[in-house]
RNA sequence: GGGCGGAUAGCUCAGCGGUAGAGCGCUGGUUUUACACACCGGAUGUCGCAGGUUCGAACCCUGUUCCGCCCA
Numbered sequence: 001g002g003g004c005g006g007a008u009a010g011c012u013c014a015g016c017g018g019u020a021g022a023g024c025g026c027u028g029g030u031u032u033u034a035c036a037c038a039c040c041g042g043a044u045g046u047c048g049c050a051g052g053u054u055c056g057a058a059c060c061c062u063g064u065u066c067c068g069c070c071c072a
Base pairs, nucleotide, nucleotide: 001071002070003069004068005067006066007065010024011023012022013021018055026042027041028040029039030038048064049063050062051061052060
């Protein structure tokens, strides 16, 4: 330098045009002598960044940053 994959909640990840989600974690309540477990609730997102296409973009297109792998 070229190619491929990845970046989405605190962590690990799903979602591939039409309301952004799950598990774990955090937190309020019930329960317990207490803790844990369990049950019922709750909060949290610049979907890496900047443009473009579209009625509508996490998803499509272009550029770009970072991480991983391969080739030279």
Background: A computed fold for a 72-nucleotide RNA from a Myxococcales bacterium, annotated as transfer RNA. The sequence was found in a public genome assembly. The organism belongs to Myxococcales, within Bacteria. The coordinates come from a structure-prediction model, not an experiment, and the mean pLDDT is 84. Rfam family: tRNA. From the family's description: Transfer RNA (tRNA) molecules are approximately 80 nucleotides in length.